[in-house]
RNA sequence: UCCGGGGUAGCUCAAUGGCAGAGCAGGACCCUGUUAAGGUCAAGGUUGUCGGUUCGAGUCCGACCCCCGGAG
Repeated sequence: UCCGGGGUAGCUCAAUGGCAGAGCAGGACCCUGUUAAGGUCAAGGUUGUCGGUUCGAGUCCGACCCCCGGAG
């Protein structure tokens, strides 16, 4: 330099162009003599950045940034 994959909650990951969710972690409560385990509930998001397309973009298009792999 070129090619491919990826970037979404604290972490691991979902999400046919149409309300952004789950598990785990953390919080409150229940349970227990206590802890752990278990149960219930609530909270948690500038979807890497900037533009474009569209009535509508996490999703499609362009540029750029970062990470992983490959080629030279």
A computed fold for a 72-nucleotide RNA from Candidatus Berkelbacteria bacterium Licking1014_7, annotated as transfer RNA. Its mean pLDDT, the model's own confidence on a scale to 100, is 81. It was read from a public genome assembly. It matches the Rfam family "tRNA". Rfam's curators write: Transfer RNA (tRNA) molecules are approximately 80 nucleotides in length.